[in-house]
RNA sequence: UCGAGCGAGAAUCCCCCUUCGGGGGGAGGACAGCGGCGAACGGGUGAGUAACACGUGGGUAACCUACCCCUGGGUGGGGGACAACAUCCGGAAACGGGUGCUAAUACCGCAUGAGACCACGAUCUCCUUGGAGAUUGAGGUCAAAGGCUUCGGUCGCCCAGGGAGGGGCCCGCGGCCCAUUAGGUAGUUGGUGAGGUAACGGCCCACCAAGCCGACGAUGGGUAGCUGGUCUGAGAGGAUGAUCAGCCACACUGGAACUGAGACACGGUCCAGACUCCUAUGGGAGGCAGCAGUGGGGAAUCUUGCGCAAUGGACGAAAGUCUGACGCAGCCAUGCCGCGUGGGCGAUGAAGGCCGUAAGGUUGUAAAGCCCUGUAGCUCGGGAAAGAAAAUGCCUUCGGGCAAUUGACGGUACCCGGGUAGAAAGCACCGGCUAACUCCGUGCCAGCAGCCGCGGUAAUACGGGGGGUGCAAGCGUUGUUCGGAUUCACUGGGCGUAAAGCGUGUGUAGGCGGUUCGUUAAGUCGAAUGUGAAAUCCCGUGGCUCAACCAUGGAAGUGCAUCCGAAACUGGCGAGCUAGAGCCGAGUAGAGGGAAGGGGAAUGACCGGUGUAGAGGUGAAAUUCGUAGAGAUCGGUUGGAAUACCUGUGGCGAAGGCGCCUUCCUGGACUCGUGCUGACGCUGAGACACGAAAGCGUGGGUAGCAAACAGGAUUAGAUACCCUGGUAGUCCACGCCCUAAACGAUGAGUACUAGGUGUUGCGGGAAUGAACCCCUGCAGUGCCGUAGCUAACGCGAUAAGUACUCCGCCUGGGAAGUACGGCCGCAAGGCUAAAACUCAAAGGAAUUGACGGGGGCCCGCACAAGCGGUGGAGGAUGUGGUUUAAUUCGACUCAACGCGAAGAACCUUACCUGGGUUUGACAUGCUAGGGGCUAAGCCGAUGAGAGUCGGUCGAACUCCCUUCGGGGAAUCCUAGUACAGGUGCUGCAUGGCUGUCGUCAGCUCGUGUCGUGAGAUGUUGGGUUAAGUCCCGCAACGAGCGCAACCCUCGGCUUCAGUUACCACAUUCAGUUGGGGACUCUGAAGCAACUGCCCGUGUCAAGCGGGAGGAAGGCGGGGAUGACGUCAAGUCCUCAUGGCCCUCACACCCAGGGCUACACACGUCCUACAAUGGCUGGUACAAAGGGUUGCCAAACCGCGAGGUGGAGCUAAUCCCAAAAAACCAGCCCCAGUUCAGAUUGAAGUCUGCAACUCGACUUCAUGAAGGCGGAAUCGCUAGUAAUCGCGCAUCAGCAUGGCGCGGUGAAUACGUUCCCGGGCCUUGUACACACCGCCCGUCUCACCAUGGAAGUCAACUGGACCCGAAGUCGCUGAGCUAACCGCAAGGAGGCAGGCGCCCACGGUCUGGUUGGUGACUGGGGUGAAGUCGGAACAAGGUA
Repeated sequence: UCGAGCGAGAAUCCCCCUUCGGGGGGAGGACAGCGGCGAACGGGUGAGUAACACGUGGGUAACCUACCCCUGGGUGGGGGACAACAUCCGGAAACGGGUGCUAAUACCGCAUGAGACCACGAUCUCCUUGGAGAUUGAGGUCAAAGGCUUCGGUCGCCCAGGGAGGGGCCCGCGGCCCAUUAGGUAGUUGGUGAGGUAACGGCCCACCAAGCCGACGAUGGGUAGCUGGUCUGAGAGGAUGAUCAGCCACACUGGAACUGAGACACGGUCCAGACUCCUAUGGGAGGCAGCAGUGGGGAAUCUUGCGCAAUGGACGAAAGUCUGACGCAGCCAUGCCGCGUGGGCGAUGAAGGCCGUAAGGUUGUAAAGCCCUGUAGCUCGGGAAAGAAAAUGCCUUCGGGCAAUUGACGGUACCCGGGUAGAAAGCACCGGCUAACUCCGUGCCAGCAGCCGCGGUAAUACGGGGGGUGCAAGCGUUGUUCGGAUUCACUGGGCGUAAAGCGUGUGUAGGCGGUUCGUUAAGUCGAAUGUGAAAUCCCGUGGCUCAACCAUGGAAGUGCAUCCGAAACUGGCGAGCUAGAGCCGAGUAGAGGGAAGGGGAAUGACCGGUGUAGAGGUGAAAUUCGUAGAGAUCGGUUGGAAUACCUGUGGCGAAGGCGCCUUCCUGGACUCGUGCUGACGCUGAGACACGAAAGCGUGGGUAGCAAACAGGAUUAGAUACCCUGGUAGUCCACGCCCUAAACGAUGAGUACUAGGUGUUGCGGGAAUGAACCCCUGCAGUGCCGUAGCUAACGCGAUAAGUACUCCGCCUGGGAAGUACGGCCGCAAGGCUAAAACUCAAAGGAAUUGACGGGGGCCCGCACAAGCGGUGGAGGAUGUGGUUUAAUUCGACUCAACGCGAAGAACCUUACCUGGGUUUGACAUGCUAGGGGCUAAGCCGAUGAGAGUCGGUCGAACUCCCUUCGGGGAAUCCUAGUACAGGUGCUGCAUGGCUGUCGUCAGCUCGUGUCGUGAGAUGUUGGGUUAAGUCCCGCAACGAGCGCAACCCUCGGCUUCAGUUACCACAUUCAGUUGGGGACUCUGAAGCAACUGCCCGUGUCAAGCGGGAGGAAGGCGGGGAUGACGUCAAGUCCUCAUGGCCCUCACACCCAGGGCUACACACGUCCUACAAUGGCUGGUACAAAGGGUUGCCAAACCGCGAGGUGGAGCUAAUCCCAAAAAACCAGCCCCAGUUCAGAUUGAAGUCUGCAACUCGACUUCAUGAAGGCGGAAUCGCUAGUAAUCGCGCAUCAGCAUGGCGCGGUGAAUACGUUCCCGGGCCUUGUACACACCGCCCGUCUCACCAUGGAAGUCAACUGGACCCGAAGUCGCUGAGCUAACCGCAAGGAGGCAGGCGCCCACGGUCUGGUUGGUGACUGGGGUGAAGUCGGAACAAGGUA
């Protein structure tokens, strides 16, 4: 679901009747039962599964198939039960038991058998695993069900054949990872027989045999449903397997069967287990990975909706019923598609915002405003679908026709009308990649970040604002996949140095293979056929207004299979060939290998002689040996190891490697002959063999050398380098080890592709006295080089060129050639070989620099040679440090430190303390008020002063308008407001200026050329110079900034000029005066020097050496002059300036203090330590400067500083002004002094408002350290050093400092080895903030991941054994038993029960694997400023 298979059959309600008891009808209706069909479909999920599970193509002659379709044949006659029901009983329930009645399309005999099946025959056809099909003979077995009916029929039922669709089983091929899983397997592999299944089969069982699988990856482990497809990609590929479709598997977990056509069954049964629920504790119930829904988990995923109207399914004759399949609706911007948020006009470019150089710009036609439109949504009203075909009924000429009914969505889509610009824009980004920029805030903070990287006071990178860019009902983020990535390379990569050739050979499998002919057709190529599901993708057409979407047709599906054909190439087979390969003959070279024997030189030791004090060793020493006689020397003896010269980018060997001579054994190569075989070849995963040194085992040996070790040195240390000793070892035999920068960092083989020049071996030609030389062939070994290759360097017939074959290997750095596992080893260890984690690189080649305890060349007071200093003393001055209320700030190697400061008592002054001021000490503007008896000055009071108060004097008193009151401008005051002010910060935001390398000779550019490029060339080279100076050469040719010159000064001469300078004449005390223009001088203009001349040299050059002349000679001396750049050098406190900060204070004024402190340390100086001196006296000679708030003469006073004084001078006129050393005399007599002058006392002078803190000077007195200075260090090459004084700036005063001036006036330079700095070339480099670089390891601390580890926990799994539910099967079945047989007894058959095999769960024992955890332990990684050293990079200081 079916009453159209069957029996039974209510109650309630309604209607009718009633004798009120009831009867009839709705109704033979409902629930339930027997029976049939379905429930194995549909729907869900992806746990398991690496498998014939899936895909694809086949096979089944080894099979099944209910319902459906077609065909043929049949449907006769009987029998016995069981539910429901009734009754009794048990149980809390679930449910169950006994007795009794009953029907069927339920069940069972019998009949019939076209036929099917079974066994035995016969014939034919086909193929083939020895079977299939057809025909046929005789034997055996096997059927059925009826219902409805208008009696026409119709739906069923049985047997048989066929079909369609569906399935089972088998096979070829295809699709994951790990070999740190290499051996697996006992029902295992096969056979025979039996069983079992629908069916083949070890599917199961008994017996027999010992097989079967595996490097073409078995077994094991991990992961996973497979496919059509999907995403991506140019493709080839890579990734994936949601939705839709096909297949498989699963249904709480595990096992099992039953029923059935089909299941070992999602919404069935039984058992076991876990869990949940009920319970009367005895026992029961359950399985959403169906649709909704709930809880939990999670970053996260929907309604407990409507309907069977359509499509599909089950049942039914049908009406119909059922259907969370399905059709619809709901939720979610989850995706795809379409649409809207308005359109046009609109400048004074409104307001506001933002920026701003204050002009303006931008937002922006954007808005407002005016004029329109009305999509979609919303609201109101009107209309309104398609989706519907029917089944059914009626008619029918069987073709069909007619009629009625049916809509969940839904009054929905859609159409018409009305209404308002009305309610509707966000998100990300704006440093580069990558499209889009400014302001503010922040200050390595907060934060950003895909990669590179931003942020430490101007951030287009953080946060916000404005603006912009890109997308848009979305936009970003995160995750994932492909791409880019030819970055696993089939298409389409590499391996000398970037990662990468096995240390080398022999050779197995495999791969590849000369030449000719024939054959075959596996590969290959072509045609055809079948298949390659549908959907998807693509193309055409069509339907929803378009699109998304959908429909329809085509194409494609590169595959597989079958068959036909082709025969060039590859393969197979057959027959040949000789060019590959091998053999043979004749020769040759060689440290090829193994064994035995032999030789000399040298070292050491020992013995003896001679001989005496050293030897040895080193940078220098010492340890050591030696007077017990060393070393040295002579002779002898012994032992071990190694083989000088020859010896050579010479030889041999596969590599490692091999070196005296002789003999024996033995491998390979080459040349010549071209005789023989006839492709016999190449490579080579595994495998095997060899394999330096060191090391290991056993036994020998040991002269020299020599790890360890000891001692001596070196050193901060020195577990090193150096030295003295010295044991393993080095040597031999045997056995291991098996590594290396085992390198040509270059696998092996074959072929091809210009040359030149050496050398080794053999040969040919020609030739000779000849081994020489010359031409030439083959084999080896070097150099250079063409094409080509290469990132470059480089390679280049010995390829890293051009090709082919085979093998090995690579895929960012570190962790790590490590851990774990395995194999090998006596051990040491070797081979194989990861990951976590971590980094944004690691690396190659070349370039430019810089650097080197690399090289070459060359400069410089760089060294050397000299002279004088510093470092020691005292003092001065600066700095550090310390102190302080403050000791203001800056400068720090050279290139800070007598520096800013050419001058701090106040001032300066910036600092401190205290007292004051607030539009301010100073500038500009505005507003308001005031002044003309006001400002400044002066006086007084007060105060420390600033200041405040009062008085006095009384300048200037201007301009315009005027209604004469006044107003405005200017000026002053007061109040207020903009603002002033800041020596506050940042020199690492800046300008300017400066220092320094360095007055070093360098630094660049244009064009050309070379190089992929960085870049080079030029600029390098040969000479030369002070010089990138010049010459020559040169793929360079030119040019610029530097060098030099032009400028100043000194030196010679000439001309001009002549006061204040000068003086030959005159004059005077005197250049005083006259005069002069010769001289000196002054100051202006010229001349002069150019390697011009000579000699030599040199490249016939540039130049260099010498010489002449000349005042001066090779740049004549000195100055000014400072290339590109470097040092984030110095300066915000000279000035200027961005930004930041302060604003009754970080501004301003004032008094006092401080910058002057003082245990110390350093720099720069002064004065000394004395006799080349000191002191006293005397006598000479400068230059360059300065001077009117100034220099100041004479004269006088004072011991003196100085005072008085006032002449002269605006200066070649006057003054400062004496120069000093020197020279001439005298004293001192080597001493802390007649040296030295500090310190202190006293008294003074001067300046100044003022010398207390804190000036200079004078006089008298005092009289310190100091007797030439450790390590170290500075200056100077000629009018220089040294020494002597003079002047000037600053300045009231203050100079041992600074800047100038002259006087006297040396020594030395062989030379470039060394120190320092620099220039050019070259070389190495791991450096490039560039050696003050880089960088390694231990240790300490923190964090992270990981290995080992006594154990411990868990999961999975192997083996053995125990237990053994349910259940099939087998045996049994003495108990029970309707149909059949039998007259009966009984039998056949069946059931319960029992036993057995198998077996889930469970248990015991013992292994394996994986994971977690684990005291402790090992290394590893990472981490702004830790410790110790200094290993590497340069010759890295020992390559």
Small-subunit ribosomal RNA from a metagenome, 1439 nucleotides, folded computationally. Rfam family: Bacterial small subunit ribosomal RNA.